Molecule: transfer RNA
Organism: Niastella sp.
RNA sequence: GGGAAUAUAGUUCAAUGGCAGAACGCUCCGCUGUUAACGGAUGGACGGAUGUUCGAAUCAUCCUGUUCCCG
Numbered sequence: 001g002g003g004a005a006u007a008u009a010g011u012u013c014a015a016u017g018g019c020a021g022a023a024c025g026c027u028c029c030g031c032u033g034u035u036a037a038c039g040g041a042u043g044g045a046c047g048g049a050u051g052u053u054c055g056a057a058u059c060a061u062c063c064u065g066u067u068c069c070c071g
Stems, first nucleotide, its partner, number of pairs: 001070007010024004018054001027041004047063005
C1' cells in the first nucleotide's frame, strides 16, 4: 500500500427492516444468628457521521478502533 472480518449493558453473547433481550456481574429487598448459597426486584447499551426507507442495531457510503490475510 491492497483486501477481508468485526464493533450492542460492567463482561460474554443474541436480536428475519417493525417494542433492544439473555446469562453472569453491580445495587436493593426477602431468607439466615452472620457470611455464602437461594428467591424476588430496580437501573444500565446499538462506535461516529451521512444516506435509503412509512420505519434502520439490521441495508449503502465514509471515518475511527480491533483482528486477520497478501505485498